[in-house]
A computed fold for a 390-nucleotide RNA from a Propionibacteriaceae bacterium, annotated as Bacterial RNase P class A. A source record names the gene rnpB. Its Rfam family is "Bacterial RNase P class A". By type it is a ribozyme. The sequence is in RNAcentral, with records from ENA.
Parts: sequence; C1' cells; structure tokens
RNA sequence: CGAGCUGGCCGGGUGACCGCGGUUCCCGUACGGGGGCUGAGGAAAGUCCGGACUCCACAGAGCAAGGUGGUGGGCAACACCCACCCGGGGCGACCCGCGGGACAGUGCCACAGAGAACAGACCGCCAGCCGCACGGCUGGUCAGGGUGAAACGGUGGUGUAAGAGACCACCAGCACCCCAGGUGACUGGGGUGGCUAGGUAAACCCCACCUGGAGCAAGGCCGAACAGACGGUGCCUGAGGGCUGCUCGCCCGAGCCGUCGGGUAGGCCGCACGCGCCGACCACGAGGCAGCUCGGGGUCGGCGAGAAGGCCGUCGGCAACGACGGUCGCAGAGAGAUGGUCACCCGCCCCUUGGGGCGACAGAAUCCGGCUUACAGGUCAGCUCGUCCA
Repeated sequence: CGAGCUGGCCGGGUGACCGCGGUUCCCGUACGGGGGCUGAGGAAAGUCCGGACUCCACAGAGCAAGGUGGUGGGCAACACCCACCCGGGGCGACCCGCGGGACAGUGCCACAGAGAACAGACCGCCAGCCGCACGGCUGGUCAGGGUGAAACGGUGGUGUAAGAGACCACCAGCACCCCAGGUGACUGGGGUGGCUAGGUAAACCCCACCUGGAGCAAGGCCGAACAGACGGUGCCUGAGGGCUGCUCGCCCGAGCCGUCGGGUAGGCCGCACGCGCCGACCACGAGGCAGCUCGGGGUCGGCGAGAAGGCCGUCGGCAACGACGGUCGCAGAGAGAUGGUCACCCGCCCCUUGGGGCGACAGAAUCCGGCUUACAGGUCAGCUCGUCCA
C1' cells in the first nucleotide's frame, strides 16, 4: 500500500423566527395571553424469550399440553451472555451449527435408477443348454460400468468357472473393557469382539429437566344520567314548577323529595426516582375583635444523606460478571406533543472558477434484562493474508 476479519462509537452542529406536549407561576371576567423548567432511540420497531408488578386459582401425587437440550460458569431470570468441547467452512484473522437418543418401536427417503433397507441382475463377467453368422434361454456373480444426496466398509492377497469378509494382513469405523489427562463435555493410548452398522427426531416417539392462568384495556378508589328497590308526601282540602330579589297575585298542574345497592359514561391512582431539613410564596382548615398564632398541603429555590441504573477507576476472574471507591442520577400522554422554515458551517456526490442535489432507519405508551430485524454516511481500536522497502 492492497485485500479482508472482529469489536466499539457517532449518526449532523450553531443562530434567528414560527409552532406543539407536560408541569408551574403571573395577568386580566368566561376563556385567552405571557414567563420559568422540561420533552425519544440505538434500535423507542417486531412483540420472539425472561423477569418485576397486579388480579384469579392452588393439600399432595399423576396424566395431558407446551418448552428447553454438548460441557462448565455468569445472571433476578432466560431460548440471553462468556469460556471451552465436538462437527463443518476458510491459507489465515475468524465464521456457522434448529449440537440428547436412529442397536426401544413405527413411519418416510422426491427425481433418476434394474434395485432405496433384513436390498438389488440394466450393462458387463462366468457356467450350462439351444443355436452355432451372431444371438436367445436358464442359472451363478455385486469385483467392474451406469443412476443417484445416499447403492450395505477401503487397499492388497488367498480362493474361484466367474466372484464375494467366503478367508487372511493392514487401515477406517462400531460395541465393550482398561490406563492416563481434564471439574466436565471430551481427548490420547492399549486390548477384546463380531466382520460393517445408510439418512431422517424443525416425523411420530423415547430420555432428562422446566412450566398454574391472564395481562397496565392488569388492578384499586370515587362516581353522574336513565332505569330499579324502599320510605315520605301529594293528586282539586292540590305537592311541585314557571313569571320574581322577596311577599301577594296569575298561569300550568300529577307527580315530587329522600335513602340504598349495583358501578355504566366519566374522573383520579397505578405512573414515570422517593426521603429529611431550611427559606420564600400560594391557597385551605382551626383559634382570635384584630395584628397574628397553630396545623397539614402545594410550588419554587437551597442544603443533606441515599435507591434502581449509567459512566470512570482499583481489585478478583481467561471472560461474561462480581466487590469496593468516585461521579451523574433523566420524557410521559387523550393510544394524539417532542416539529418546521431560513442563513452559515460540516460530510458526501454531480457538472465549467460558481452553482445544484443528498444527510439514513425510524418515533416512547407500566417498567426493566435480552434476542431478532431496519439503517445514507462517518470514525476508532485490535488482528490476519499478500506485495514492496529498510
């Protein structure tokens, strides 16, 4: 320098103007105006796992159903993460594995091919017979050819009519036993055996382990209107209503009032860090004739000690992670806000100095830990291979 591998980070900046949600304060009559503070992500997404939380269910055991599946560790937990083992790919850094069991049983194996699982004679080879140009029939044979993802071990020899684990040697592989290493998966070595065992469990199934159900539209509190139940009262000896500030008066007139249960519409909480102290302000309640005092509450400001969690450092650990110390400690709804325009700068691309275009994926909804998927472009670190130079 080129080609790669792995892991991390950013994913536009500044200013002006206009606009929106939440909360709080001020101003004026409703309703509006103004000020302060605050307001998306690495995936907020898919809703695929795991928890917190809530309600319902629950003696114990078993069955069913679903899930998980190499080993060891981490974690609140997981199907997640880390390290290792085994198998596969790559020269390599490294990557991929939906990785228990196919001698418990059952099923399936497309197309091609003669034959696809206790196999199979299409070509070939061999023997016999017919025929005797050359072929036909019967039988033997899986060594050779051909088909296929896969054809029932490989090489050499003995043997044979030709052949064949039929037999022998070595090798591969399988089962069992022993030794050594490792926490373990497993690895290395030795021995014995029978000669050979196909694949598929994200097919049924078997084994081991795990799992109660529903989910914030969970759930809790309050609660109209209409209807209902009960009680009271009234129906011309007139309740109640309208006109009205009140009384009278006039008109209408058969209902009207109260209580209760349920929990609909709707509201509040759950719920968006909580706690203590001080100060200011704001209403509220109690006491007092009043100045004022007391009480609990809210907002703002300050101080203090902390939680979950983030970042940094030290220590332990190969690592995931854990312990300690420092520092920060964060939106919230109405399924509805979190934006837009312009200018300058930044990055990339295009054409002629100048101009034009582009700046992704996407958008909280109870919260948290993961996984998966999407993402213009930029950037950092470590490592591998190749070439050249010293």